The RNA shown here (FMN riboswitch aptamer (RFN element)) has 115 nucleotides. The coordinates come from a structure-prediction model, not an experiment, and the mean pLDDT is 81. The sequence was found by an Rfam model in a public genome assembly.
RNA sequence: UAUAUGUUUCAGGGCGGAGUGCAAUUCUCCACCGGUGGUAAAGUCCACGAGCCUUACGGCAAGAUUCGGUGAAAUUCCGAAACCGACGGUAUAGUCCGGAUAGAAGAAACAUCAU
Numbered sequence: 001u002a003u004a005u006g007u008u009u010c011a012g013g014g015c016g017g018a019g020u021g022c023a024a025u026u027c028u029c030c031a032c033c034g035g036u037g038g039u040a041a042a043g044u045c046c047a048c049g050a051g052c053c054u055u056a057c058g059g060c061a062a063g064a065u066u067c068g069g070u071g072a073a074a075u076u077c078c079g080a081a082a083c084c085g086a087c088g089g090u091a092u093a094g095u096c097c098g099g100a101u102a103g104a105a106g107a108a109a110c111a112u113c114a115u
Stems, first nucleotide, its partner, number of pairs: 004112007016030004031095002033085002035048004043083002051060003065081005087098003
C1' cells in the first nucleotide's frame, strides 16, 4: 500500500402566489426539488438503493431528453426547449400526513489478521 474481517458514525430535497370550489399545499396557471456508484461533472446513459413478497438467498414491480455549441472524449459541461417522480390516507399529492425515532445503495474513521 492492497485485500479480508469487525466496530462506530454519517447517509433525500421540495407548495410560495393566484384561480375555481362546501371542501384542494391534491384540480388549473405560475413556482419549487433532484439519493448512491460508474463514466468528461448526469433526476432522464449504465448499474444500485428506496416499494412489495421472503428468515435469508432471491424474486417481483417501477419514471423521464432532445436540439445546437466546445472538445481527443460530454444524452454529464455551455446555450435553448422539454420531460419524470413508489405505497396507504385525504377533493385526484414528486412537495402534506403515515408506515419511518424504521430501513438502505453507499461514504468516512478506527481496529485486527494474513499476504
Its Rfam family is "FMN riboswitch aptamer (RFN element)". On this family, see Winkler et al., Proc Natl Acad Sci U S A 2002: "An mRNA structure that controls gene expression by binding FMN".